[in-house]
RNA sequence: CACAGUCAACGGCAAACUGCCUGAAAAGGUAGGACGCAAAGUUUCCGGUCUAAGAGUGACUUUAAAGAUCACUUAAGAUAGCGGGGCCGCCAUU
Numbered sequence: 001c002a003c004a005g006u007c008a009a010c011g012g013c014a015a016a017c018u019g020c021c022u023g024a025a026a027a028g029g030u031a032g033g034a035c036g037c038a039a040a041g042u043u044u045c046c047g048g049u050c051u052a053a054g055a056g057u058g059a060c061u062u063u064a065a066a067g068a069u070c071a072c073u074u075a076a077g078a079u080a081g082c083g084g085g086g087c088c089g090c091c092a093u094u
Base pairs, nucleotide, nucleotide: 002094005091012037013036017032018031019030020029021028022027035081041087042086043085045084046083047082048079049078050077054074055073056072057071058070059069
């Protein structure tokens, strides 16, 4: 340096769920808690998925308009513990 992670060690992270906080929501933070993880470290570059505040379109209402309500579309929101890529790294074997 490269390959793979069978055994061991120092250790690390923390799903569901519960309390509090943030957020329109998805979700996130924090305290507890462990389903799992050898990158469950980091990064939205690519694809997927979730949400739809705002925006757009339509319906409804109305003499008309505005407003309210409903439906659909939309990420600039979220997910790195959905997959791929980039960057970085502990231990041990060959």
Notes: This is a predicted structure of a 94-nucleotide RNA (c-di-GMP-I riboswitch aptamer) from Veronia nyctiphanis. The coordinates come from a structure-prediction model, not an experiment, and the mean pLDDT is 84. The source organism's lineage runs through Bacteria, Pseudomonadota, Gammaproteobacteria, Vibrionaceae and Veronia.